[in-house]
The part of an RNA shown here (large-subunit ribosomal RNA, domain VI) has 254 nucleotides and comes from Corynebacterium flavescens. It matches the Rfam family "Bacterial large subunit ribosomal RNA". Its family is annotated with ribosome and structural constituent of ribosome in the Gene Ontology. Taxonomically the source falls in Corynebacterium (Bacteria, Actinomycetota, Mycobacteriales, Corynebacteriaceae). The coordinates come from a structure-prediction model, not an experiment, and the mean pLDDT is 85.
Context: one part of a larger RNA
RNA sequence: CGUUGAAACUUGAAGAAGGCUGUCCCUAGUACGAGAGGACCGGGACGGACGUACCUCUAGUGUGCCAGUUGUUCCGCCAGGGGCAUUGCUGGUUGGCUACGUACGGAAGGGAUAACCGCUGAAAGCAUCUAAGCGGGAAGCCUGUUUUAAGAUGAGGUUUCAUUUGAGGUCCCCUAAAGACUAUGGGGUUGAUAGGCCAGACCUGUAAGCACUGUAAAGUGUUAAGGCUACUGGUACUAAUAGACCAAAACAAA
Numbered sequence: 001c002g003u004u005g006a007a008a009c010u011u012g013a014a015g016a017a018g019g020c021u022g023u024c025c026c027u028a029g030u031a032c033g034a035g036a037g038g039a040c041c042g043g044g045a046c047g048g049a050c051g052u053a054c055c056u057c058u059a060g061u062g063u064g065c066c067a068g069u070u071g072u073u074c075c076g077c078c079a080g081g082g083g084c085a086u087u088g089c090u091g092g093u094u095g096g097c098u099a100c101g102u103a104c105g106g107a108a109g110g111g112a113u114a115a116c117c118g119c120u121g122a123a124a125g126c127a128u129c130u131a132a133g134c135g136g137g138a139a140g141c142c143u144g145u146u147u148u149a150a151g152a153u154g155a156g157g158u159u160u161c162a163u164u165u166g167a168g169g170u171c172c173c174c175u176a177a178a179g180a181c182u183a184u185g186g187g188g189u190u191g192a193u194a195g196g197c198c199a200g201a202c203c204u205g206u207a208a209g210c211a212c213u214g215u216a217a218a219g220u221g222u223u224a225a226g227g228c229u230a231c232u233g234g235u236a237c238u239a240a241u242a243g244a245c246c247a248a249a250a251c252a253a254a
Base pairs, nucleotide, nucleotide: 001151005161006160007159008158009157010156014148015147016146017145020048021047022046023045024044025043026042032037050105051104052103053102054101058099059098060097061096065092066091067090068089069088070085071084072083073082074081075080109143110142111141116136117135118134119133168246169245170244171243172188173187174186175185176184193239194238195237196235197234198233199232200231203227204226209222210221211220212219213218
């Protein structure tokens, strides 16, 4: 830009992905074979590589979470803290993201076939799978599974709304399951969209102050305390105020 103005839900032409494979057990030491050996068919278990999704578990990360600790400096001193030293170092760790973790997949089934195997059967009184006709037959082909998908210009369908009493959309703003920007999703006071606050969870691991004990380093009690990032549920306290713009051919009607 097109698809006859929009919104929501869809059909699926045509593409893309996938299609891998091993070992063991049962059938069965059966059929077969003198023995040695040792099946087809059918059923099951466990794997490898690959792929998709996810974070319950395990594990990793976790530079504005918690704790411990060294040196130095500052807060006048003690105590308690802040800064710097690779995040100073060390231990643990929520959300998120991940694999080393978890779950699942390759199929079954159907159709047409290849090589090949057949039935009936003449030309050619026989024979012959073929000439007419009819079957079987592969990890391959068409489906079946997942996914993109109406620029499929053949531009599809359904429902609702609107056509000057304007449907709908955008700018702007708060934002995240999204994200380089854009786009996409949610929300904009008729509001829980983000922050704050409240409560809880998770994590850390028993704060400060005070008291007691000890010469002291320290310990014990108050105290499963204090702190707490992304999580859960609430709450209009703060910010989404106010506003602006775009918007429809023909016919019909006036």